[in-house]
RNA sequence: GACAAGGGCAGACCCAGUGAAAACUGUGGGACGCAAAGCCAUGGAUCUAAAGCUAUAAAAGCCAGGACAGCCAGGCUACCGAA
Repeated sequence: GACAAGGGCAGACCCAGUGAAAACUGUGGGACGCAAAGCCAUGGAUCUAAAGCUAUAAAAGCCAGGACAGCCAGGCUACCGAA
């Protein structure tokens, strides 16, 4: 970061499974898109709240040791080679 080349990944949704949930997994299906949509949970944002605390008739509230890299920042690595 190109009206280039060779490629890569795979949104929503569906199926099967895991999980309390958010969500995740798949030699699955499917492509919205992505120049790091490759990897990392370090700092924020956002999501969930089992256990715990509060409260109570019930309902509910708080809370990350959970999630999220396709939210942002940051770190590491990588194909091509026009302007």